[in-house]
RNA sequence: AGCAGCGGACGGGUGAGUAACGCGUGGGCAACCUGCCUUUCACAAGAGGAUAGCCACCGGAAACGGUGAUUAAUACUGUAUGACAUAUAUAUGUCGCAUGAUGUAUAUAUCAAAGAUUUAUCGGUGAAAGAUGGGCCCGCGUCUGAUUAGCUAGUUGGUAAGGUAACGGCUUACCAAGGCGACGAUCAGUAGCCGACCUGAGAGGGCGGACGGCCACACUGGAACUGAGACACGGUCCAGACUCCUACGGGAGGCAGCAGUGGGGAAUAUUCGGCAAUGGGGGCAACCCUGACCGAGCAACGCCGCGUGAGCGAUGAAGGUCUUCGGAUUGUAAAGCUCUGUUGGAUGGGAAGAUAAUGACGGUACCAUCAGAGGAAGCACCGGCUAAAUACGUGCCAGCAGCCGCGGUAAUACGUAUGGUGCAAGCGUUAUCCGGAAUCACUGGGCGUAAAGGGCGCGUAGGUGGGAAUCCAAGUUAGAGGUGAAAGGCAUUGGCUCAACCAAUGUUAGCCUUUAAAACUGGAUUUCUUGAGUGCAGGAGAGGUAAGUGGAAUUCCUAGUGUAGAGGUAAAAUUCGUAGAGAUUAGGAGGAACACCGGUGGCGAAGGCGACUUACUGGACUGUAACUGACACUGAGGCACGAAGGCGUGGGGAGCAAACAGGAUUAGAUACCCUGGUAGUCCACGCGGUAAGCGAUGAAUACUAGGUAUUGGGGGUUAAACCCUUCGGUGCCGCAGCUAACGCAUUAAGUAUUCCGCCUGGGGAGUACGCACGCAAGUGUGAAACUCAAAGGAAUUGACGGGGGCCCGCACAAGUAGCGGAGCAUGUGGUUUAAUUCGUGGCAACGCGUAGAACCUUACCAGGUCUUGACAUCCCUGUGAAUAUGCCCUAAUAGGCAUAGCUCUUCGGAGCACAGGAGACAGGUGGUGCAUGGUUGUCGUCAGCUCGUAUCGUGAGAUGUUGGGUUAAGUCCCGCAACGAGCGCAACCCCUGUGUUUAGUUGUUAACAGGUCGUGCUGAACACUCUAGACAGACUGCCGUGGAUAACGCGGAGGAAGGUGGGGAUGAGGUCAAAUCAUCAUGCCCCUUACGAUCUGGGCUACACACGUGCUACAAUGGCCGGUACAACGGGCAGCGAAAGAGCGAUCUGGAGCGAAACCUUAAAAGCCGGUCUCAGUUCGGAUUGCAGGCUGCAACUCGCCUGCAUGAAGUCGGAGUUACUAGUAAUCGCGGAUCAGAAUGUCGCGGGUGAAUGCGUUCUCGGGUCUUGUACACACCGCCCGUCACACCAUGGAAGUUUGGGGCGCCCGAAGCCAGUGGCCUAACCCUUAGGGAGGGAGCUGUCGAAGGUGAAACAGAUGACUGGGGUGAAGUCGUAACAAGGUAACC
Repeated sequence: AGCAGCGGACGGGUGAGUAACGCGUGGGCAACCUGCCUUUCACAAGAGGAUAGCCACCGGAAACGGUGAUUAAUACUGUAUGACAUAUAUAUGUCGCAUGAUGUAUAUAUCAAAGAUUUAUCGGUGAAAGAUGGGCCCGCGUCUGAUUAGCUAGUUGGUAAGGUAACGGCUUACCAAGGCGACGAUCAGUAGCCGACCUGAGAGGGCGGACGGCCACACUGGAACUGAGACACGGUCCAGACUCCUACGGGAGGCAGCAGUGGGGAAUAUUCGGCAAUGGGGGCAACCCUGACCGAGCAACGCCGCGUGAGCGAUGAAGGUCUUCGGAUUGUAAAGCUCUGUUGGAUGGGAAGAUAAUGACGGUACCAUCAGAGGAAGCACCGGCUAAAUACGUGCCAGCAGCCGCGGUAAUACGUAUGGUGCAAGCGUUAUCCGGAAUCACUGGGCGUAAAGGGCGCGUAGGUGGGAAUCCAAGUUAGAGGUGAAAGGCAUUGGCUCAACCAAUGUUAGCCUUUAAAACUGGAUUUCUUGAGUGCAGGAGAGGUAAGUGGAAUUCCUAGUGUAGAGGUAAAAUUCGUAGAGAUUAGGAGGAACACCGGUGGCGAAGGCGACUUACUGGACUGUAACUGACACUGAGGCACGAAGGCGUGGGGAGCAAACAGGAUUAGAUACCCUGGUAGUCCACGCGGUAAGCGAUGAAUACUAGGUAUUGGGGGUUAAACCCUUCGGUGCCGCAGCUAACGCAUUAAGUAUUCCGCCUGGGGAGUACGCACGCAAGUGUGAAACUCAAAGGAAUUGACGGGGGCCCGCACAAGUAGCGGAGCAUGUGGUUUAAUUCGUGGCAACGCGUAGAACCUUACCAGGUCUUGACAUCCCUGUGAAUAUGCCCUAAUAGGCAUAGCUCUUCGGAGCACAGGAGACAGGUGGUGCAUGGUUGUCGUCAGCUCGUAUCGUGAGAUGUUGGGUUAAGUCCCGCAACGAGCGCAACCCCUGUGUUUAGUUGUUAACAGGUCGUGCUGAACACUCUAGACAGACUGCCGUGGAUAACGCGGAGGAAGGUGGGGAUGAGGUCAAAUCAUCAUGCCCCUUACGAUCUGGGCUACACACGUGCUACAAUGGCCGGUACAACGGGCAGCGAAAGAGCGAUCUGGAGCGAAACCUUAAAAGCCGGUCUCAGUUCGGAUUGCAGGCUGCAACUCGCCUGCAUGAAGUCGGAGUUACUAGUAAUCGCGGAUCAGAAUGUCGCGGGUGAAUGCGUUCUCGGGUCUUGUACACACCGCCCGUCACACCAUGGAAGUUUGGGGCGCCCGAAGCCAGUGGCCUAACCCUUAGGGAGGGAGCUGUCGAAGGUGAAACAGAUGACUGGGGUGAAGUCGUAACAAGGUAACC
């Protein structure tokens, strides 16, 4: 090596398939098997023929094979013996849930064996039993989809046979027609199941990785062989795909074993050591095998433990960061000093795991000694949730983000830094699962309005069900037993130094068996009447169906009368009418609908039902208590009914009226309005099956305060009405209770029970696809992708309304005067420009900032200059100045020259000033009024705005503050769940109107005296006027009346004044991101030889035009000329400036007086008197222009004002529209001031003159207040918001088709193989033989079945597809205005 035996069916791996008796759990097998192991009984007699190996030869590249010869066995084959085995028969016993099982006795038939050896033993055969392991059957449990509803032919059962270890359609033949399914069959999708694991209070939800049990699989599919066991991971055969070898003929292979490789991937380890332990196989044993296993290696992958040092240490060091510049913080932190030795390092010792030997781990764990703070800290976060903040950078950029949301120049949210917070050898992110989520609700939710009650009834299955008695024991309860593997969990202990880890003990739900109980549910039987129903007697009703009848009205037709309109509307027109309408009278036709009664009245299941009569018919109600005896409730599917509109067929058609036509309206008007008008509306018969089909409220039963109205009955009572009571219905109010609130409230949305339907964020969408129904229209069922962070309900406060009520205001109305037309002035826009500086913009910008731009102002432009600066503070040096005057230069500032020119002193110097220098800094009318302060406007001098306590409400909030009156007023009174209070209103303040008193100079002058031409001129006086202090007076106090006896209103008296006497100042809480960074102040940003400063010149003054605000006019109530009268407020010394004089005048000369009740300004004007003009572009009007002057000023050219002369424009009272004003007001007339050198038609004043008209009143316009109502608004109507179209992107449906996949079905082919048949060929041992052969066996062949393969038709699922449909999303597109208010036509279904 070979023969022979045992094991390769265990162990190890994986989860593809499987929705299944696969798994889990509990049972059954009287329907079974079981090698090795244990126990017991019995036995092993005697023969035979081969064959590997080996040898020889041969074939082949190889794999592998062929022929011949020879040989052994516990290999193989006969024979003998054999029962407690099996089968049959007979007799007989016991037992069981049926078939049946199991004993005993007898007879017949059948079947066994193997030796080895070291003589200890190890084996062999038959039988019985045990143990172990398996096989089969059954109850229960085990994912999603019904847009999968029917599936099934060996299918279901029977008989017979075969087959199996065994039951069985497991297989075959025949017979029957069954079997499964709404308690979900079939189909499709997904998935190994469990112990467990994660989460959770639990119930649940998720999950099945490691460990353990079961199953399935071994490249894919099929098949059997061997065997105790397989249809067999490292066996065989066949088919297929793939890889490899080949001499091209043919062969080989199967890591889902352990390592390892490649690939894929976000991602997952060593081609390690050992059989020392535990276990397995073989062997008598030694021993051999064992990537099972035990160990080690790699990875913070998880869990646990430990460390990275401890104590002292303040000058609170340095550095960093912030800063209010003082400081704070990092921080006892560091340094420094004194210690310790876990861990790491070095040296030495050194296990247990091993009962005698054997140790991979391993010189490992552990122990001892030594040196030494040495080698050992990161990550996330800091807007809220959520512990922890500052600075800088950035500037809706870059970026962040779990949700809300940050970022557009002061970001605690981005990035960085510092600091802090949290966790820590980890931290953070991502993914998944559970929780929170009572957000699928069994525990434990809802459905009037938030999502949600079926349109309504009848009724099947199902679910649930009245009182009493007896029995049963299914549910139920209690006890006992079995099971509930181990591991895990939990509890208590113990072992590794602790812990993780490990060990010991205890512990469950469920299922099964059994015993017991009988209250409740259930079952059986009997019984009862109250639930339900029947009978009898009544009354009510638009209940239904059919037939008939009636009157009013509209329209049409005919005829008469009659004449020019009718009709319609906001107004019109289309339309009808002289061919006779409309109107009116009479007659007729036809269809539809039924006025009044009529009513939160009636009836019906709902939809719905309305003239009258008749017929047929359903239901409810009341009374009665005769009958039945739980007959009941609900009701998935099913069936019937079901408004309007719609459809089909046939009729009918008066009125009305989609579509349509015309007329209007309008920017348009495919509408609202008008004139017409067809389907339809009506009838019959069918279909359809939906509505905001609503009480947005399913049905049934019971219980739980009342009041009131009405309807249908009954009872009592009454003369009757009334009243009391009872049953049924229909409404309103209201308690408890409920509700988010609104509200509901015996007709529940209360308290309970039963059953059904439905909901689970908004949109997409009631859409798509599929299916069903339908003639169609469409209906029923009914998603997803995608997208948003809301959508929604109820209530609150506001705001708003082309909602309502009440009230107020020069808001309208009634009036007066204007503006808008002209010319001019002034401001603005626009345009222009080098610049025309800037701001202001409806009211509330525009004669505004500007109370006054020639230079200056001035900020703008051009040009020239300066750079610590024109101005401030600090430092150093030098000088004695600064300044004034004169001259030179320049366009000018600047610059130069000349003269004059400091103070104090202790003589050191100091002060002051200037010049020069360096740097800190100055400077900015540069930006941001959306970073701010301050100031201001506006609603609005409107009557409001709030608070404390209390009460109501879950709350936002409300009450108070609303209500009845009243007021100018939230002013006051009354009432009231409010009581009080504050800011506003009013009053207090100022001016004015009357008086008293005090005081009389600069005011006044009656009396007295003096003087003058005359004058308060003087003495005097202060009476008066006046001045300016104090006070009085007015308060609805008095009377009448109304009112509520109030507040208050009206009238009256008195009074100078009367109801706030008139005027002013005074402006609540808030609104408008209102105005102002250019008054001022100021954060931040920006400029720094310029965006600062300075000078000259220019500009702000421009001019086709438009607007605002004014002035002057258009004339006779006037213009012009002459004469003449009367104010007040004011201002004045760089001023007002008199008299007098000059000039036509502006003005000049002059210089009295006055720092002002003194002087000046100062003339007031309109008015009055007289004259003139006579209605015209004028004697109106004065623009424009020319000339000549005056004044201010350094300077009037750009660019001032005034005067004189001349010139003499527009304009003859102003379109649409619009403004102011209610009494000393409007209008008109003049006067003064501020600013200012000069320059008002502006503005501010007059404690000035003259001096009206009108007001019925609140309908309308505007604004405001208050109450109420609606709201989809809250940036609050200048709000919100809808749809088409256009553009971009996204997902999706349809689509001629194209393509892929899995499964099933039919047919064809048919490998291996089992089975069957055949077997002419082959055939040792054994049996028969007549010795030839036969029997038996086999090769081969045939057949049934049969995988892969081929093919066909259909279904299903996916991908893709020109084109097409809608949908969604998207800072600033187009068109309109549908909805929200009465949304301008109420909205919606």
Predicted 3D model of a 1389-nucleotide RNA (small-subunit ribosomal RNA) from an uncultured bacterium. The RNAcentral record of the sequence draws on ENA, Greengenes and SILVA. Rfam family: Bacterial small subunit ribosomal RNA.